[in-house]
């Protein structure tokens, strides 16, 4: 240098193929019960506009085209 995949809360991740009620869960991390306290359970709250930039669209996490960063394989 090619070729293939991945990039969504702090941490794993679902949704993307088949665009549409302005993004869900689990852990963690607050509060509060309940405990002699702790754990554990139970309520409840916090929290992401999606790796960046255009682009297509009535409308883009989803599709299209650069970068960026990352894994694997080829030379």
């Nucleotide at each position: 240098g090619g070729g293939c995949g991945c990039g969504u809360a702090g941490c794993u991740u679902a949704g993307c193929c088949u665009g549409g009620u302005u993004g869900g869960a689990g852990c963690a991390c607050c509060u509060g019960a309940c405990u002699g306290a702790u754990a554990a359970u139970c309520a409840g709250g916090c929290g992401g506009c999606c790796g960046c930039c255009a682009g297509u669209u009535c409308a883009a996490a989803u599709c299209u085209g650069g970068c960026c960063g990352u894994g694997c394989c080829c030379a």
Transfer RNA from a Candidatus Aenigmatarchaeota archaeon, 75 nucleotides, folded computationally. Its Rfam family is "tRNA". By type it is a transfer RNA. Its mean pLDDT, the model's own confidence on a scale to 100, is 81. The RNAcentral record of the sequence draws on ENA.